[in-house]
RNA sequence: AGAGUUUGAUCCUGGCUCAGGAUGAACGCUAGCUACAGGCUUAACACAUGCAAGUCGUGGGGCAGCAUGAAGUCAGCUUGCUGACUUUGAUGGCGACCGGCGCACGGGUGAGUAACGCGUAUCCAACCUGCCCCAUACUCAGGGACAGCCCGUCGAAAGGCGGAUUAAUACCAGAUGUUAUUGUUUGAAGGCAUCUGAUGACAAUCAAAGAUUUAUCGGUAUGGGAUGGGGAUGCGUCUGAUUAGCUUGUCGGCGGGGUAACGGCCCACCGAGGCGACGAUCAGUAGGGGUUCUGAGAGGAAGGUCCCCCACACUGGAACUGAGACACGGUCCAGACUCCUACGGGAGGCAGCAGUGAGGAAUAUUGGUCAAUGGAUGAGAAUCUGAACCAGCCAAGUAGCGUGCAGGAUGACGGCCCUAUGGGUUGUAAACUGCUUUUAUACGGGAAUAAAUGACGAUACGUGUAUUGUUUUGUAGGUACCGUAUGAAUAAGGACCGGCUAAUUCCGUGCCAGCAGCCGCGGUAAUACGUAUGGGGCAAGCGUUAUCCGGAUUUACUGGGUGUAAAGGGAGCGUAGGCGGCCUGGCAAGCCUGAUGUGAAAUACCGGGGCCCAACCCCGGGGCUGCAUUGGGAACUGCCAGGCUGGAGUGCCGGAGAGGCAGGCGGAAUUCCUAGUGUAGCGGUGAAAUGCGUAGAUAUUGGGAGGAACACCAGUGGCGAAGGCGGCCUGCUGGACGGUGACUGACGCUGAGGCUCGAAAGCGUGGGGAGCAAACAGGAUUAGAUACCCUGGUAGUCCACGCCGUAAACGAUGAUACUAAGGUGUCGGCGGGCAAAGCCCGCCGGUGCCGGCAGCAAACGCAGUAAGUAUUCCACCUGGGGAGUACGUUCGCAAGAAUGAAACUCAAAGGAAUUGACGGGGACCCGCACAAGCGGUGGAGCAUGUGGUUUAAUUCGAAGCAACGCGAAGAACCUUACCAGGCCUUGACAUCCUGCUGACGGCAUAUGCAAUGUAUGUUCCCUCCGGGGCAGCAGAGACAGGUGGUGCAUGGUUGUCGUCAGCUCGUGUCGUGAGAUGUUGGGUUAAGUCCCGCAACGAGCGCAACCCCUGCCCCCAGUAGCCAGCGCGCAAGGGCGGGCACUCUGGGGGGACUGCCAGGGACAACCUGGAGGAAGGCGGGGAUGACGUCAAAUCAUCAUGCCCCUUAUGGCCUGGGCUACACACGUGCUACAAUGGCGCCCACAAAGGGAGGCGAAAUGGCGACAUGGAGCAAACCCCAGAAAAGGCGCCCCAGUUCGGAUUGCAGCCUGCAACUCGGCUGCAUGAAGCCGGAAUCGCUAGUAAUCGCGGAUCAGAAUGCCGCGGUGAAUACGUUCCUCGGGUCUUGCACUCACAGCCCGUCAAG
Repeated sequence: AGAGUUUGAUCCUGGCUCAGGAUGAACGCUAGCUACAGGCUUAACACAUGCAAGUCGUGGGGCAGCAUGAAGUCAGCUUGCUGACUUUGAUGGCGACCGGCGCACGGGUGAGUAACGCGUAUCCAACCUGCCCCAUACUCAGGGACAGCCCGUCGAAAGGCGGAUUAAUACCAGAUGUUAUUGUUUGAAGGCAUCUGAUGACAAUCAAAGAUUUAUCGGUAUGGGAUGGGGAUGCGUCUGAUUAGCUUGUCGGCGGGGUAACGGCCCACCGAGGCGACGAUCAGUAGGGGUUCUGAGAGGAAGGUCCCCCACACUGGAACUGAGACACGGUCCAGACUCCUACGGGAGGCAGCAGUGAGGAAUAUUGGUCAAUGGAUGAGAAUCUGAACCAGCCAAGUAGCGUGCAGGAUGACGGCCCUAUGGGUUGUAAACUGCUUUUAUACGGGAAUAAAUGACGAUACGUGUAUUGUUUUGUAGGUACCGUAUGAAUAAGGACCGGCUAAUUCCGUGCCAGCAGCCGCGGUAAUACGUAUGGGGCAAGCGUUAUCCGGAUUUACUGGGUGUAAAGGGAGCGUAGGCGGCCUGGCAAGCCUGAUGUGAAAUACCGGGGCCCAACCCCGGGGCUGCAUUGGGAACUGCCAGGCUGGAGUGCCGGAGAGGCAGGCGGAAUUCCUAGUGUAGCGGUGAAAUGCGUAGAUAUUGGGAGGAACACCAGUGGCGAAGGCGGCCUGCUGGACGGUGACUGACGCUGAGGCUCGAAAGCGUGGGGAGCAAACAGGAUUAGAUACCCUGGUAGUCCACGCCGUAAACGAUGAUACUAAGGUGUCGGCGGGCAAAGCCCGCCGGUGCCGGCAGCAAACGCAGUAAGUAUUCCACCUGGGGAGUACGUUCGCAAGAAUGAAACUCAAAGGAAUUGACGGGGACCCGCACAAGCGGUGGAGCAUGUGGUUUAAUUCGAAGCAACGCGAAGAACCUUACCAGGCCUUGACAUCCUGCUGACGGCAUAUGCAAUGUAUGUUCCCUCCGGGGCAGCAGAGACAGGUGGUGCAUGGUUGUCGUCAGCUCGUGUCGUGAGAUGUUGGGUUAAGUCCCGCAACGAGCGCAACCCCUGCCCCCAGUAGCCAGCGCGCAAGGGCGGGCACUCUGGGGGGACUGCCAGGGACAACCUGGAGGAAGGCGGGGAUGACGUCAAAUCAUCAUGCCCCUUAUGGCCUGGGCUACACACGUGCUACAAUGGCGCCCACAAAGGGAGGCGAAAUGGCGACAUGGAGCAAACCCCAGAAAAGGCGCCCCAGUUCGGAUUGCAGCCUGCAACUCGGCUGCAUGAAGCCGGAAUCGCUAGUAAUCGCGGAUCAGAAUGCCGCGGUGAAUACGUUCCUCGGGUCUUGCACUCACAGCCCGUCAAG
């Protein structure tokens, strides 16, 4: 000293929370010792029992009890002893009694009290004071009683009553009486007006007590002191105004009473005052202070222990006694409660010490001693003392000590962890060796605290003190302390380890159990839960809870704010108050300084000292920021006095203005009435309808009525304090401004309360009412439409008078003063200049804009009209919600307004700005996105996939686009993962060990559905002969195995946005920052493509290009390709020789670059057109997929963490299933026909494949196909016949010569095997379907459409998939709209999981 928490991120505002210290604490776990200090915070609740205040016989009468003496009687006997009894107050003493002193101290508690109660300072000329000290004087002489005792009597008791007798330091009368008090008188001195009054004289009144050892101790009066008390005053002393008025002895006076004393303290009379916004009264709470805790301080909180004061003593009231009380352990009365009782009546008061019950989270022993200190009494010894000193209990606090120290590596065992035959850590830790003994245990010794008092002596002087000698007195305590002995022996825990906050790993659990101070952890890999290992921090304690201060500058005096975060009153006038211009003189209240008194002690601080140290205690010092008195100063504030003109105001002159009020006048327009013309509609809307109209509307013309508002001018123009003010004229009236500088001389600023004004709506009374128009009615819209739209329409809007008193009453910005330089308008006035309908320059006042220095601000922004600076004054704010609500009060006719909470709840709510995403916001652009077209899907049958259903199983995955002819480029067995059944258990597969065998395998046979197994026959290699290799079998365990789970633990791979044009970085610059800039802007492009500009300059990944195919040409090469020319030959086919010209093949080049021209554009990039060219502006196609998004897909391609199974979730086999079928969807094929179908004839491809293969010719079969086997590892041979097209013919619009499903029969092929469940062929059968609802898909050119061909997979099995060529269109005005997707800029935003967002209300359930 700060930190966490609002956000995707940022800055700010702002609350919540944490780290610190503290406690009379409590609770949890744990616990060795000592010292010191502390211990009912709650029920001022109730109390059993014991103790806490007595003492004096040197005041007195006495003698119940004890002891002693004496006398007497009796007994025993040792004849003078013992014992018992009786008598005797004679002695020590003494219960009870009279009397004195004390009991008012000490001790307890904090209920009450907001008060002169407390604190501090001052005062009492307005007072008292027992015991104590000093001084002076006195202490004479008498009397009568009452207790006790005795007698009688009442009562259960407590307690009385009557009679007789008696003493005193008890009581009373008398004498004396300095003094005192009172009265009369005198009147020094002070002041000299009142007044205070020394001194003297006279009068009245008032004293006493004795004891005794004769030393003394007492007693009385008076004065003084000391101590203690009483009273008065200034200042200070909690909260609430949702408590604003309170008071009748109240305030004052005169007189009296009362008191120790002043005083309405009390009383009579008189007056009507007194207190209060500087907070009276009322309500709530509370003992106050020294001090304690915290804090840098200022402050805030507290008042336990100790000290001072106050108050109280069961509750309330009262007095008595006394020096002192209205009295804790006194009295009386009343009340409640408890107890005793013979029922008649009595007793009691722990907030004294212990203790009990109760309450409570919670607080101790019914202890010892008067040894010390202190107190009461006493002459004293002494007695009493739950004050006090000690001890006991309690980790409740503070301080100290200990639980060992040193060496010791095999870095032990064990534990835990990891990449596990090995390491790491626990850890020098342990074991082991040596040393020490605090503490604990045992034994022994053993204090100080006692200076002193008492007793007995001695000495001095004044016989009482002082000094001195001996002796006595110790609760704590045989304690502290010291010594000896044994032996590491007797002694460590609690909380924490996600961040804040020092300190981590494994396992278990699986939004469960639980944690949590805040943020937040936990849904199968939790450093946050629960153990464990380890660690960091404290330590005889550690944590938790509660409370206070701090951090919190989060109530801001020190030290905050109010444009948008909470916060400026709607505005003005003005009271109290606060603040206030220049100069001079004075005063000294504030202020500064010196001195004096006080500020108790303790505490705190500093310096010393004593307990071994420390805590603790003791001594000394400074200080206690305060109050009071007093000396000095005079700058500032204040006060008094004088002056000034700059602030403010007045006069005079002048013009501007929707400033206000009243009266009058005017025209346009709407509506209505009336009359004319005129005819079928008008009106209204997105479209309509309600409505009006043939009874004549709308339209139009003339006349009239009435109300309201004042077009153009008109303007970020004017005026006003704000609200607000607009036709013209007149009257009355307020303010501002300019000029002048004559007058006053600080007269000023602000302004709590108060008063006034205050839009619209609303209210009351009375008018008025054209238009408009809440409510209301109807028509539409809509799922509904109590709305938006339309047709009507009442209050109201208007006037007069009176209320209301609020608005986003906003510049969301209170008033006042001051402060660089500017630009540009505008309104009013004035001055100056010029070439004068005007222009220019300047001054004052108002009103705007721009931009900006300084400054401010969280930023946005403000910036002479401040949100700057500064003094002043006022108002207001202190997290969000609850709530501007409730209650109370005031105002109002009401509506309502003003003032204005709490419970409860959340960890945020909020401001500004940033990046994205989003918008039924804007601008621009692109894409078969729309539009323009062509062909489809959706209807039918079939094929295929999916859902659903079914099933023993119908294995699993894929799910909008981006799952659904997808994984699967091909399920009869196998595949196969699924089901049923039968089997195996180191296993079908890998590595290692031991033993046995020489085979195993294959073949053949038997058994078994098969797998498996059994049986028979046949058959190893090398060798140095030890063995080895290999293989099989058997056995044991390590292990194998898993298409089991998790794609939300992962790698890899893939889809998609999207071949969209974007995504970023370095440096610099700007910004507090997130971020921005670059990448935006003007053009252009398919493109962040390029050009220009620019606080940016560069760069990277993407685009493009480089690669492949294709289109033209050239060169080279020429077989298996080709055949122009030459030759041969024929079966008429490049067949052969030959050739490589052409086609073609496959290598290499060229070609296209806006290169050229014209126009446009900015002289650019580029665009448009043209030439040439096979091709023209990217020629066409492919490959190529940025940063990223979707927790997208895949654990079943593969790999892989973790979890799970292990005679099974592994492995083998047979059979079945994946092919089911009411149904729904996707993708396709074939069709519905004449641009067609069928029959016959007849052309033209490309690209591929082929050895377990392609398979020719030929032959057979209607055909599938069979037989056959030539040729070909391929530019050679084969598959192989291309089809549509073309030619000829038939069909004649129909369920057909269309269509081919379904079914029957007969066959062919593949394969171990076509039943479930293959393909093909022939014959026969001949279903639906006649172009398809809503909706929806593809395609911009060699494309769509249409036609056939090939390949992969594959034994067989394509309408699918991947390729190939043939024929070969239509349309695009265009980007407005519907709709989809995307890009850039901008804007809004309360979204950021980002619009499938966020969020509001109602209802239901819990």
Notes:
The prediction has a mean pLDDT of 82. The RNA shown here (small-subunit ribosomal RNA) has 1406 nucleotides and comes from an uncultured bacterium. It matches the Rfam family "Bacterial small subunit ribosomal RNA".